[in-house]
Context: one part of a larger RNA
């Protein structure tokens, strides 16, 4: 001086309590153990791995197995030599790489020198390569303790010193926040604030959005308006400013007024010193260390998708707050050219065809979904939808292994879940639908969006994590 302690003393945190919804049992999605397998490619491992890296494994991705095949190499520089088009295409052979044969196609600038530039092919070595290995050699970046209130430093005092003081104390706060005490004064990094959105409300500009008034029309459609709504550029506007109370005449607390917001107004963004030799050499880079006719490199065709079983995360159910017929109102975010398709037409449907608009506040995805009406009446049902045949649709060289949807038939298990667990404090949880990224195709996954919309919080004794002070120690 830390670090512990089933010491204390004082605070905080969905940490307990109050509640609400879940997971653990049913089936199936996924991700991992294990088994298996010729391969099941690695890689992550309490919290802080396991719908992770993966914002897309048919083939490619692929790093893995078989099998076949190259060897200056798929890619870079550098040297000889040949060739001036070089790519490319077709056709036979072959699983396909690639090899062998034919067959079209035929640079450039120049001082007119094979001088120069590009390109191919051949050779020889220097090297290329290597998702090998080491994250305990490393750089960047990331997790976690935690958006918690904290780490530290000059100078100055104390103390032999190691070290202390400042940073403790007395209030107060979300805050080492501020305030008032003191051998201490100051100072840095952190908090806050400065950023972005949301919430009001001016200005300013009105296409493609907007429509009060005056025409019009099926239709803001068209004239017209510029008022509203909305779009997006700048300002206001909130500071404990004002009143009361209470507090130490402080800092603040509490209640009220006004106000679209009242006390940090709501959400991101934003992560000190530092800790887990805490992940990642397969994102990259990079020291070492290995391979070099293979540990490089092409293909094909398999695996990554196996399956006695276990775990994690997730969908759907189990039913009347439903189901299932109709019936139609009301979003906000984004997308769109090899792309989004109106409308007509075929088809029971996926979807297929004609054919319009739209590099889009103009066209279009585009139907929002819970709502309401009626019907079912409590059953393993008109609930649930696994799994299974049959036929079919799309994408794609190609859906056997291993794709996604459609029809029609088939209808498992499941009647609310054992000990245990986890999410939330408000436009939050629930519940209900909608975009996108990845992508040919494929989403129960992830990243945003609205819409409907609650209970409960006496408290801080006790669980867990965390701050501060102090105390014990035979730990460092």
């Nucleotide at each position: 001086u830390g670090a512990c302690g089933g010491g204390g003393a004082c605070c905080c945190g969905c940490a307990c309590a109050a509640g609400c919804g879940g997971u653990g049992g049913a089936g199936c999605a996924u991700g991992u153990g294990g088994u298996u397998u010729a391969a099941u490619u690695c890689g992550a491992g309490g919290c802080u791995a396991c719908g992770c890296g993966a914002a897309a494994a048919a083939c490619c991705u692929u790093a893995c197995c078989a099998g076949c095949u190259c060897u200056u190499g798929a890619c870079a520089u550098c040297c000889u030599g040949a060739u001036c088009g070089c790519c490319g295409c077709c056709u036979a052979u072959g699983u396909a790489a690639u090899g062998u044969a034919g067959g079209c196609u035929u640079c450039a600038g120049u001082u007119c020198g094979g001088c120069u530039g590009g390109a191919u092919c051949a050779g020889a070595g220097a090297c290329a390569g290597g998702u090998g290995c080491u994250g305990c050699a490393u750089g960047g970046c990331u997790g976690u303790c935690g958006u918690c209130a904290g780490c530290u430093c000059g100078u100055g005092u104390c103390g032999u010193g190691a070290g202390a003081u400042g940073u403790u104390g007395g209030g107060u706060u979300a805050a080492g926040u501020c305030c008032c005490g003191c051998a201490a004064c100051g100072a840095g990094c952190g908090c806050a604030a400065c950023c972005c959105u949301c919430a009001u409300c001016c200005u300013u500009a009105g296409u493609u959005a907007c429509c009060a008034u005056c025409a019009u029309u099926u239709a803001g459609u068209u004239g017209g308006g510029g008022a509203c709504u909305c779009u997006a550029a700048g300002g206001a506007a909130a500071c404990u400013g004002c009143c009361a109370g209470u507090g130490a005449c402080a800092a603040g607390c509490u209640g009220g007024a006004g106000g679209a917001a009242g006390g940090c107004g709501g959400g991101g963004a934003u992560g000190a010193c530092g800790u887990c030799a805490a992940g990642u050499c397969a994102g990259c880079a990079c020291g070492g260390c290995c391979c070099u006719u293979a540990c490089g490199g092409g293909c094909u065709g398999g695996g990554c998708u196996a399956c006695a079983c276990a775990c994690g995360u997730g969908c759907u159910a189990c039913a009347a707050u439903g189901g299932u017929g109709g019936u139609g109102a009301c979003a906000a975010u984004g997308g769109g050219a090899a792309c989004c398709u109106a409308g007509g037409c075929u088809g029971u449907g996926a979807a297929g065809u004609c054919a319009u608009g739209g590099a889009a506040a103009u066209c279009u995805c585009a139907a929002a979904a819970a709502g309401c009406c009626a019907u079912c009446u409590c059953a393993g049902u008109u609930c649930a939808g696994a799994u299974u045949g049959u036929u079919c649709u799309c994408u794609g060289c190609a859906a056997c292994u291993c794709g996604a949807g459609a029809a029609c038939a088939u209808g498992a298990a499941g009647c609310u879940g054992g000990a245990a667990u986890c999410g939330c404090u408000a436009g939050u949880a629930a519940u209900c639908g909608c975009a996108g990224a990845u992508c040919a195709g494929c989403a129960u996954g992830c990243u945003g969006c609205g819409g409907u919309g609650a209970a409960u919080a006496c408290g801080u004794u006790c669980c867990c994590g965390g701050g501060u002070c102090u105390u014990g120690u035979a730990c460092a």

A computed fold for a 476-nucleotide part of an RNA from an uncultured bacterium, annotated as small-subunit ribosomal RNA, 3' major domain. RNAcentral holds the full RNA, with entries from ENA and SILVA. Rfam family: Bacterial small subunit ribosomal RNA. Its mean pLDDT, the model's own confidence on a scale to 100, is 81.